[in-house]
Context: one part of a larger RNA
RNA sequence: CUGGGCGUAAAGGGCGCGUAGGCGGUUUGACAAGUCAGAUGUGAAAGCCCACGGCUUAACCGUGGAAGUGCAUUUGAAACUGUCAGACUGGAGUAUGUCAGGGGGAGAUGGAAUUCCCGGUGUAGAGGUGAAAUUCGUAGAUAUCGGGAGGAAUACCGGUGGCGAAGGCGAUCUCCUGGGACAAUACUGACGCUGAGGCGCGAAAGCGUGGGGAGCAAACAGGAUUAGAUACCCUGGUAGUCCACGCUGUAAACGAUGAGCACUAGGUGCAGGGGGUAUUGAUCUUCUCUGUGCCGCAGCUAACGCAUUAAGUGCUCCGCCUGGGGAGUACGGCCGCAAGGUUAAAACUC
Numbered sequence: 001c002u003g004g005g006c007g008u009a010a011a012g013g014g015c016g017c018g019u020a021g022g023c024g025g026u027u028u029g030a031c032a033a034g035u036c037a038g039a040u041g042u043g044a045a046a047g048c049c050c051a052c053g054g055c056u057u058a059a060c061c062g063u064g065g066a067a068g069u070g071c072a073u074u075u076g077a078a079a080c081u082g083u084c085a086g087a088c089u090g091g092a093g094u095a096u097g098u099c100a101g102g103g104g105g106a107g108a109u110g111g112a113a114u115u116c117c118c119g120g121u122g123u124a125g126a127g128g129u130g131a132a133a134u135u136c137g138u139a140g141a142u143a144u145c146g147g148g149a150g151g152a153a154u155a156c157c158g159g160u161g162g163c164g165a166a167g168g169c170g171a172u173c174u175c176c177u178g179g180g181a182c183a184a185u186a187c188u189g190a191c192g193c194u195g196a197g198g199c200g201c202g203a204a205a206g207c208g209u210g211g212g213g214a215g216c217a218a219a220c221a222g223g224a225u226u227a228g229a230u231a232c233c234c235u236g237g238u239a240g241u242c243c244a245c246g247c248u249g250u251a252a253a254c255g256a257u258g259a260g261c262a263c264u265a266g267g268u269g270c271a272g273g274g275g276g277u278a279u280u281g282a283u284c285u286u287c288u289c290u291g292u293g294c295c296g297c298a299g300c301u302a303a304c305g306c307a308u309u310a311a312g313u314g315c316u317c318c319g320c321c322u323g324g325g326g327a328g329u330a331c332g333g334c335c336g337c338a339a340g341g342u343u344a345a346a347a348c349u350c
Stems, first nucleotide, its partner, number of pairs: 004321003007304002012318001014201004021194003025088007033081002035077008049065006091191001092188004096183004103177007110154001115149007125136002162169002206247006215241002220236004258317006266295011278283001299306002323350003332343004
């Protein structure tokens, strides 16, 4: 170095865009770099291997041969890879039309509810719990009616339903904007796949500056419980949760399953589009493309299970694993305001 692996045993990068690199559709011609064949030269001697011989044998030694799978030069071959030139349309993309959607950003608006404030009615309790107490209330609470303020979240619809690369996205309207599916033609003509570094996005918590603060609520305080109770339960309550800008860059970032392409029995639901038949009114039936679930054959798997959305059968490219602990730690580097992140050992021990 090769050989083995990565759903759950160690192991898929959180996700995308993309540089170098790797790999790459059909066809014609040329070249001959890779590739293949021949020739020549070289590949020291000794050793290894073969044959014969010399010491009484052997070890050892002598002679000859073979080998030395390599390199260089040269002559050819042209299937495959490559390069150059030309062509093609099936991969990829563009145009046209239609469609679904909580995809993203900005602005505006609405109703329900909680809390607080003001006023009316009204009187002694209210809260809370397993039971209580802390707490609130005769300075008039709780309850109820009217008015007002403010912040946050958007009941029902709502669904193994939709959209997004992932994180994620849910009231309504307007503006800006990304992606996707389908149908029929036209066009470009391999423009493709993957992707070390790199760049960007990235829940929650956390950090900086300035706002905001209704409810909830780390910390904290009190009341209970208890042997104790730095908890579970209760009453309060500050950061935070919200907004703007900037930082952080991590998660059981999970389908614990990288991306792309092709192939390999079926059955059944849901969502979006299209076609046909019948009613033509929602609808029904049937076919097809896309997405998303369940069941199941072959096959695979240690088993569980997976099974056209593969963990099946193949190809291309990237990432990662190599006994447990020490340790995702120390040291160093890089990044960060910090918290810390990332890269990442060893001694020792079992």

Small-subunit ribosomal RNA, central domain from an uncultured bacterium, 350 nucleotides, folded computationally. The full RNA is in RNAcentral, with records from ENA and SILVA. Its mean pLDDT, the model's own confidence on a scale to 100, is 88.